Predicted 3D model of a 550-nucleotide part of an RNA (large-subunit ribosomal RNA, domain I) from an uncultured bacterium. Its mean pLDDT, the model's own confidence on a scale to 100, is 84.

[in-house]
Context: one part of a larger RNA
RNA sequence: AGCACAUGGUGGAUGCCUUGGCGCCAGAAGGCGAUGAAGGACGUGGUAAGCUGCGAUAAGCUUCGGGGAGCCGCAAACAGGCGUUGAUCCGGAGAUCUCCGAAUGGGGCAACCCAGUAAGGUCAACCCUUACUACCCCCCGCUGAAUCCAUAGGCGGGCGGGAGCUAACCCAGGGAAGUGAAACAUCUCAGUACCUGGAGGAAAAGAAAUCAACAGAGAUUCCGGCAGUAGCGGCGAGCGAACCCGGAAGAGCCCAAACCGGCAGCGAGUAAUCCCUGCCGGGGUUGUAGGACGGCAACAUGGAACGAUAGCGCUAGUCGAACGGUCUGGAAUGGCCGGCCACAGACGGUGAGAGCCCGGUAGGCGAAAGCGCGACAAUCCCUAGCCUGUUCCUGAGUAGCGCGGAUCACGUGAAACUCCGCGUGAAGCUGGGGAGACCACUCUCCAAGGCUAAAUACUCUCUGGCGACCGAUAGUGCACUAGUACCGUGAGGGAAAGGUGAAAAGCACCCCUGCGAGGGGAGUGAAAUAGUACCUGAAACCGUGUGUUU
Numbered sequence: 001a002g003c004a005c006a007u008g009g010u011g012g013a014u015g016c017c018u019u020g021g022c023g024c025c026a027g028a029a030g031g032c033g034a035u036g037a038a039g040g041a042c043g044u045g046g047u048a049a050g051c052u053g054c055g056a057u058a059a060g061c062u063u064c065g066g067g068g069a070g071c072c073g074c075a076a077a078c079a080g081g082c083g084u085u086g087a088u089c090c091g092g093a094g095a096u097c098u099c100c101g102a103a104u105g106g107g108g109c110a111a112c113c114c115a116g117u118a119a120g121g122u123c124a125a126c127c128c129u130u131a132c133u134a135c136c137c138c139c140c141g142c143u144g145a146a147u148c149c150a151u152a153g154g155c156g157g158g159c160g161g162g163a164g165c166u167a168a169c170c171c172a173g174g175g176a177a178g179u180g181a182a183a184c185a186u187c188u189c190a191g192u193a194c195c196u197g198g199a200g201g202a203a204a205a206g207a208a209a210u211c212a213a214c215a216g217a218g219a220u221u222c223c224g225g226c227a228g229u230a231g232c233g234g235c236g237a238g239c240g241a242a243c244c245c246g247g248a249a250g251a252g253c254c255c256a257a258a259c260c261g262g263c264a265g266c267g268a269g270u271a272a273u274c275c276c277u278g279c280c281g282g283g284g285u286u287g288u289a290g291g292a293c294g295g296c297a298a299c300a301u302g303g304a305a306c307g308a309u310a311g312c313g314c315u316a317g318u319c320g321a322a323c324g325g326u327c328u329g330g331a332a333u334g335g336c337c338g339g340c341c342a343c344a345g346a347c348g349g350u351g352a353g354a355g356c357c358c359g360g361u362a363g364g365c366g367a368a369a370g371c372g373c374g375a376c377a378a379u380c381c382c383u384a385g386c387c388u389g390u391u392c393c394u395g396a397g398u399a400g401c402g403c404g405g406a407u408c409a410c411g412u413g414a415a416a417c418u419c420c421g422c423g424u425g426a427a428g429c430u431g432g433g434g435a436g437a438c439c440a441c442u443c444u445c446c447a448a449g450g451c452u453a454a455a456u457a458c459u460c461u462c463u464g465g466c467g468a469c470c471g472a473u474a475g476u477g478c479a480c481u482a483g484u485a486c487c488g489u490g491a492g493g494g495a496a497a498g499g500u501g502a503a504a505a506g507c508a509c510c511c512c513u514g515c516g517a518g519g520g521g522a523g524u525g526a527a528a529u530a531g532u533a534c535c536u537g538a539a540a541c542c543g544u545g546u547g548u549u550u
Base pairs, nucleotide, nucleotide: 001549002548003547004546005545006544007543008542009541015535016499017498020470021469022467023466024465025464026463027462028461029459030458031165032164039100040099041098042055043054044053046078047077050074051073061094062093063092064091065090066089070082071081072080105114106113107112115133116132117131118130119129120128121127135162136161137160138158139157140156141155142154143153169200170198171197172196173195174194180187184234210217211216221248222247223246224245225244231239232238252451253450254449255395259282260281261280262279263278264277265276267274268273287429289394290393291392292391293389294387295386296385302382303381305379311373312372313371314370315369317365318364319363323338324337325336326335327334339356340355341345347359348358349357400424401423402422403421404420405419406418410436431446432445433444434443435442486493487492506534509521510520511519512518
């Protein structure tokens, strides 16, 4: 030095575990904010660095409930306290709530600096305390130009509104490229990503100027088919309907106008009054046309409004059945023996595997206070018919057309329909739009105003439940002081790190040593090769002992 066996060190794989994640289901909630949010800074404990809580009343104050013996957070200890005169703790309501932050008195390099006005103070000046003082819109009042009325403007008031934040979902205004086409330009990716604006618990859409096809349907939305069909397409890549059918849900309405009336103003008139304009009220809302005007009849029915109530639910809780012996063991929940409960044999814990030990579970019960849902009634508001005439009304810079674009599955095509820009520009009920160029016939529907639940989308968040989901290099980046440490000027990037034991019983005392580190005895414990560098403890790597070989 090699090999073998034995035994250690190092190391932290593996096994087991789970406080944390991941996914899904059901329900709830779907907002917070000038009454100052979200998010922070700085403080706050007897000792206090971090986290948590809280705010100069500062791990807390008041009150109303719950609860019933311990308590002063994570988190030990010392000191000191609190509690059956009910603490700690849990829930409701309230008080306090520094400074920054929309931040709003002005400024500013966020958490800082500097003011004005009024009142107050132990106040001459000075200083201190408290309140108010941003901007925009709206309403009200006063004032008030060019310019008579007026308007603009100015001043004041308002317990009127807005501002900012927020995960996804939604609508709108803008809007790529990598890519695919095996290159690439039309095309595709894609109206996607992204930017901006706006809103709601959903949003959007929505009550036919819709489809259809000679038969008819009857708002919108969503799902399944129709169908990868018809089509579109450098007819390449690729894009990709509708009619109709089956389901979910189901709900319909209000204006403008004609006409009637009121008020105000300009104008005409001596005046009564009339014309025009504006505002308000009634009326009216339709396509087998409807309505107004004229005549007849009549007070029913329904409703999405309103604000209560019964009741129900949420925010603390509470009651809740049934086991002993023996053996092994450190420990019984295990074995054996004998019982019991069950509307409860879900689950978790307890010194090993517990229906009957504990918490619970099935099943019941419960709220002073706050919040939500919410009938039946009441109130209030809205809501109906018939006939005739054809005088009036029925959404105009609109429809249409030309040019340029866009959107429709549809790339300009034979390209309708829909929308936008520029230009042009109707008819008006004997009217007008559509049925994929266009025309005729036929059918169908009334644009140029508006509102509208449900079925649908989503999950930052709360509650409950589940998993042929993970089990610490996995599962969230984070099971732990994690968006921390650390890196970067910055935008931003971004870790590692779990496990003694049933219980600290965490090794009194003695010895070696530097009053070390570390170790040896002793003791605890079932175990200390479980000693806090702590479960198990693989391999690489490094030793020791024995044997053997050279």